[in-house]
RNA sequence: UGAGCCGGUCGGGUGGCUACCCCGAUUUAUCGGGGAGGAAAGUCCGAGCACCGCAGGACAGGGUGCCCCCUAACGGAGGGAGUCCGCGAGGGCCUGGAAAGUGCAACAGAAACCAGACCGCCCCGAUUUAUCGGGGUAAGGGUGAAACGGUGGUGUAAGAGACCACCAGCUCCGUUGGCGACAGCGGGGGCUUGUAAACCCCACCCGGUGCAAGAUCAAGCAGUCUCCGGAUGUGGUCCGCAUCAAAGUCCAUUUACUGGAUGAAAGGAGACGGGUAGAUCGCGUGAACCUGAUCGCAAGAUUAGGUCCAGGUGAAUGGCCACACAAUCCCGGGCAGCCGGGAUGGACAAAACUCGGCUUAUAGACCGGCUCAGUAU
Numbered sequence: 001u002g003a004g005c006c007g008g009u010c011g012g013g014u015g016g017c018u019a020c021c022c023c024g025a026u027u028u029a030u031c032g033g034g035g036a037g038g039a040a041a042g043u044c045c046g047a048g049c050a051c052c053g054c055a056g057g058a059c060a061g062g063g064u065g066c067c068c069c070c071u072a073a074c075g076g077a078g079g080g081a082g083u084c085c086g087c088g089a090g091g092g093c094c095u096g097g098a099a100a101g102u103g104c105a106a107c108a109g110a111a112a113c114c115a116g117a118c119c120g121c122c123c124c125g126a127u128u129u130a131u132c133g134g135g136g137u138a139a140g141g142g143u144g145a146a147a148c149g150g151u152g153g154u155g156u157a158a159g160a161g162a163c164c165a166c167c168a169g170c171u172c173c174g175u176u177g178g179c180g181a182c183a184g185c186g187g188g189g190g191c192u193u194g195u196a197a198a199c200c201c202c203a204c205c206c207g208g209u210g211c212a213a214g215a216u217c218a219a220g221c222a223g224u225c226u227c228c229g230g231a232u233g234u235g236g237u238c239c240g241c242a243u244c245a246a247a248g249u250c251c252a253u254u255u256a257c258u259g260g261a262u263g264a265a266a267g268g269a270g271a272c273g274g275g276u277a278g279a280u281c282g283c284g285u286g287a288a289c290c291u292g293a294u295c296g297c298a299a300g301a302u303u304a305g306g307u308c309c310a311g312g313u314g315a316a317u318g319g320c321c322a323c324a325c326a327a328u329c330c331c332g333g334g335c336a337g338c339c340g341g342g343a344u345g346g347a348c349a350a351a352a353c354u355c356g357g358c359u360u361a362u363a364g365a366c367c368g369g370c371u372c373a374g375u376a377u
Base pairs, nucleotide, nucleotide: 001373002372003371004370005369006368007367008366009365010364013323014322015321016320017319018318020035021034022033023032024031025030037348041359042358044357045356046355047354048353049210050209051208052207054240056239057238058237059236061206062205063204064203065202066080067079068078070076081095082093083092084091085090096201097200101199102198103195104194105193118141119140120137121136122135123134124133125132126131149167150166151165152164153163154162168192170189171188172187173186174185175184176183177182214281215280216279217278223272224271225270226269227268228267230244231243232242233241248262249261250260251259252258288307289306290305291304292303293302294301295300325346327344328343329342330341331340332339333338
């Protein structure tokens, strides 16, 4: 000097005038204080909170999936292990199990896991010179992304982990280091495709519905009919438990019993018709924010002090003027740094119960650390 990697900050500023919302004071017209984000977006996770008598059990269903640690919790953050990519700083991860089982690997190919014979190799027989039949084989060739470990040898009729040596992979044992995932070293074994974001197995976790939750006040009418009938109890099923209901009338027949008919209630479902849609609360003091100290590699934890930082409801925070500034372009001066003037002009985008994350969008300005290449000293 150039090219990169990781982390962080701001994201418009100052002044004047005026407009709007909330709170407080004052007493009727003024003053004071406050008033949109780093993502407010997506609604993808987790929770607080509210309601449901069971937030009881089982099944179904769903989620996560290496280790340690943080957190209210999470599918999240931090730090590691393994593996892949990158010269590197760094980045990615579809990270439990294929030796429980089932399935799949198009096409091609004989055959894609207890596989297989198209060409071939070997042996026997027939035949008579070129073929046929039987048996053995999977080392060589072909097809394919992949042919069921690799190289060399022994052996064989020809061959083959059939056997041997050395390797790669998988797995088991011992030992060393580590809390651990794992790693190093040594020894043994069977001879060995991949795939679980395919079904599945294993481990752990999960009540449901959601602020349009829910609570209170006010206003207002108009109910009728049909069906089920033991019902209800969170989104599905079952069990347990709990709550509510199981009435009455008539006939045989007359007290009881029994039988028959009618048929109510609790609760549920449906059709038709009518009324209301207003106000207040929920609604912001919270797992809150800022600063310091201690501990920790860090995420964070503990502790001391300080602060109150929007509450609207068809939806408040806007508009105008001036100045300066980031950036771009043009003109002039200048060797250059730079100076002067003019024009344009600042992205993505707005709470609606709140918080912790994730994901997505983003003009421009800046800060810190690290890597690689070149050059100079």
Model confidence (mean pLDDT): 76 of 100. Predicted 3D model of a 377-nucleotide RNA (Bacterial RNase P class A) from a Fidelibacterota bacterium. The model forms 95% of the base pairs in the Rfam consensus. The sequence was found by an Rfam model in a public genome assembly. Lineage of the source: Bacteria > Pseudomonadati > Fidelibacterota.